[in-house]
Glycine riboswitch aptamer from a marine eukaryotic metagenome, 85 nucleotides, folded computationally.
The coordinates come from a structure-prediction model, not an experiment, and the mean pLDDT is 77.
RNA sequence: CCCUGCGGGAGAGACGGCAGCGACAGCGCACCGUCGCCGAAGGAGCAACCGCCCCGGAAACUCUCAGGCAACCGGACCGCAGGGG
Numbered sequence: 001c002c003c004u005g006c007g008g009g010a011g012a013g014a015c016g017g018c019a020g021c022g023a024c025a026g027c028g029c030a031c032c033g034u035c036g037c038c039g040a041a042g043g044a045g046c047a048a049c050c051g052c053c054c055c056g057g058a059a060a061c062u063c064u065c066a067g068g069c070a071a072c073c074g075g076a077c078c079g080c081a082g083g084g085g
Base pairs, nucleotide, nucleotide: 001084002083003082004081005080006079007078008077013035014034015033016032017031020029021028022027036069037068038067042065043063044062045061049057050056051055
């Protein structure tokens, strides 16, 4: 430095439609449309910073192409354990 397992892990949504699903008081989800919003998968940009300082590597900053805005999943990063170089 890489991989695997376990644990922690944020942000941001409403309205309208609705034949499906769930519920059965109301509704919620999916889907479609309208506009809005988030940044911590990835990607890109600047360049703080770093190096073996020719030249390279480059962010948690910036942009939102992607992704995301109920839960689940995902999730940079952190901790522990194991394996490989």